[in-house]
RNA sequence: UCCCCUGUAGCUCAAUGGUGGAGCAAGAAGCUGUUAACUUCGAGGUUGUCAGUUCGAAUCUGACCGGGGGAG
Numbered sequence: 001u002c003c004c005c006u007g008u009a010g011c012u013c014a015a016u017g018g019u020g021g022a023g024c025a026a027g028a029a030g031c032u033g034u035u036a037a038c039u040u041c042g043a044g045g046u047u048g049u050c051a052g053u054u055c056g057a058a059u060c061u062g063a064c065c066g067g068g069g070g071a072g
Base pairs, nucleotide, nucleotide: 001071002070003069004068005067006066007065010024011023012022013021018055027041028040029039030038048064049063050062051061052060
């Protein structure tokens, strides 16, 4: 320098054009001598950034940024 993959909740991952979910973690309540375990509840997201396409974009396109891999 070029090519490929990847970026979604604190972490690991879903959602293959029609208003983003799960597990774990964190919080509250219950349980008890207390902690842990267990049960229940509710919260937590401008989907890396900026544009474009579309009635509608996490999803398609482009540029840029970060991470990983490969070629020279």
Notes: A computed fold for a 72-nucleotide RNA from a Candidatus Nomurabacteria bacterium, annotated as transfer RNA. The organism belongs to Candidatus Nomuraibacteriota, within Bacteria. Rfam family: tRNA.